Small-subunit ribosomal RNA, 3' major domain from an uncultured organism, 475 nucleotides, folded computationally. The RNAcentral record of the full RNA draws on Greengenes. Its Rfam family is "Bacterial small subunit ribosomal RNA".
Context: one part of a larger RNA
RNA sequence: UGACGGGGGUCCGCACAAGCGGUGGAGCAUGUGGUUUAAUUCGAUGAUACGCGAGGAACCUUACCUGGGCUCGAAUGGCGUACGACCGGACCAGAGAUGGCCCUUUCUUCGGACGGACGUCAAGGUGCUGCAUGGCUGUCGUCAGCUCGUGCCGUGAGGUGUUGGGUUAAGUCCCGCAACGAGCGCAACCCCUACUGUUAGUUGCCAUCAGGUAAAGCUGGGGACUCUAACAGGACUGCCUGCGCAAGCAGAGAGGAAGGGGGGGACGAUGUCAAGUCAUCAUGGCCCUUACGCCCAGGGCUACACACGUGCUACAAUGGCGCAUACAGAGGGUAGCUACCCGGCAACGGGGUGCCAAUCUCAAAAAGUGCGUCUCAGUUCGGAUCGGGGUCUGCAACUCGACCCCGUGAAGUCGGAAUCGCUAGUAAUCGCGCAUCAGCAACGGCGCGGUGAAUACGUUCCCGGACCUUGUACA
Numbered sequence: 001u002g003a004c005g006g007g008g009g010u011c012c013g014c015a016c017a018a019g020c021g022g023u024g025g026a027g028c029a030u031g032u033g034g035u036u037u038a039a040u041u042c043g044a045u046g047a048u049a050c051g052c053g054a055g056g057a058a059c060c061u062u063a064c065c066u067g068g069g070c071u072c073g074a075a076u077g078g079c080g081u082a083c084g085a086c087c088g089g090a091c092c093a094g095a096g097a098u099g100g101c102c103c104u105u106u107c108u109u110c111g112g113a114c115g116g117a118c119g120u121c122a123a124g125g126u127g128c129u130g131c132a133u134g135g136c137u138g139u140c141g142u143c144a145g146c147u148c149g150u151g152c153c154g155u156g157a158g159g160u161g162u163u164g165g166g167u168u169a170a171g172u173c174c175c176g177c178a179a180c181g182a183g184c185g186c187a188a189c190c191c192c193u194a195c196u197g198u199u200a201g202u203u204g205c206c207a208u209c210a211g212g213u214a215a216a217g218c219u220g221g222g223g224a225c226u227c228u229a230a231c232a233g234g235a236c237u238g239c240c241u242g243c244g245c246a247a248g249c250a251g252a253g254a255g256g257a258a259g260g261g262g263g264g265g266a267c268g269a270u271g272u273c274a275a276g277u278c279a280u281c282a283u284g285g286c287c288c289u290u291a292c293g294c295c296c297a298g299g300g301c302u303a304c305a306c307a308c309g310u311g312c313u314a315c316a317a318u319g320g321c322g323c324a325u326a327c328a329g330a331g332g333g334u335a336g337c338u339a340c341c342c343g344g345c346a347a348c349g350g351g352g353u354g355c356c357a358a359u360c361u362c363a364a365a366a367a368g369u370g371c372g373u374c375u376c377a378g379u380u381c382g383g384a385u386c387g388g389g390g391u392c393u394g395c396a397a398c399u400c401g402a403c404c405c406c407g408u409g410a411a412g413u414c415g416g417a418a419u420c421g422c423u424a425g426u427a428a429u430c431g432c433g434c435a436u437c438a439g440c441a442a443c444g445g446c447g448c449g450g451u452g453a454a455u456a457c458g459u460u461c462c463c464g465g466a467c468c469u470u471g472u473a474c475a
Stems, first nucleotide, its partner, number of pairs: 001475002003472003007469007015459002019422005026313008034304002042053002064299007076122006083115002088103002091100003106113002124288002127286003133282002135277003138273001140271001145184006151160003164175003190265004195233007209220003236259001239253001240251004302441001315415001319374007331362003336355002340351004381412001386407007428451007
């Protein structure tokens, strides 16, 4: 100087408390450990691994296994040699890779171009080392800290500044001070959202006028309104009162759509964990070179006595079922989204129209509301499992897809010790969309809106953190 303390002081955080909903029990989905296996590819492992890399494992992917094959090799470039093919189509053997065979067959300004073959130089490796590395990332932590120049103090390590008194979300600001300044952080500048205005109308409006319908912005027309998307304004403790030297704090104060950081996002200092990643990529070193490289078929990554994590669905009446009916936002669409009609109980199929989309379409939002029914039961709760029949994608659904219909109807009656999230448009609850994608194991992830709470006395205690101080045989 740090680090640590079941030392002290001050102060924060859904840290506790106060509340609401869960997990831990059940079934299923998914990840992991373990076990098994020819292989169940590899990585991630307290917090900071475990719906994680996976934003899509039937083949491919794919790195694993078994078997069949190839060696200048699956790809690309340079040079050289001889050549006229390459492409396309058919047949034979084979699981295919591949091998065999047949048909067809270059251009030229003669310099060459193009193409494959051969030779050659550069191959290739998801093999090892993240404790050789770059880059990227997690975490402490959006915590308020981390430093420098000059000066001063100290033999020196170092200190001071950065401590103190207030204040703040903040090393935020004020006052004081052997310090005076400065940098990286904080804040602000950026984006979305809440209000208003201007500009602009192939979306919106009977607001106004006219036409028109069973109805409908449907048509002419209009820019008023809503909206869309560009610009601008608006909030600054600016005003008032009280407290205070000031910074600032308090107020059911005024005005205002918004008030003291309005709400949310992006943004992550010096560093810590030899944290994670050599399998995104890049890269030093080491290793393999008729194989640890490459091609192919099939299998595996989907196994299953078990154990754990994360979720979904439930155990019902604030509910289930049936009929009727209302209101979103944000997105996607040409190898696509599909109106509408017909067939089918349905998944879907057959026609067919519009749309490269504020124009057409996915599309129905659901919870909600109205009416009816069920009457507390393992049930009209719950839907696992299994049987049968089908639909679709795809070369192909046996291992191993999703969906539909009929039947079957399991566990489960609110969950031990323990444990998690959340402070407001939040939790809870309800549906909708998208990426990946032929299809889909999505109940995941990322977004969007609808309905919409309870509680916080307080900081003694648990956990983590910040500053000052103290002890130390630790560094």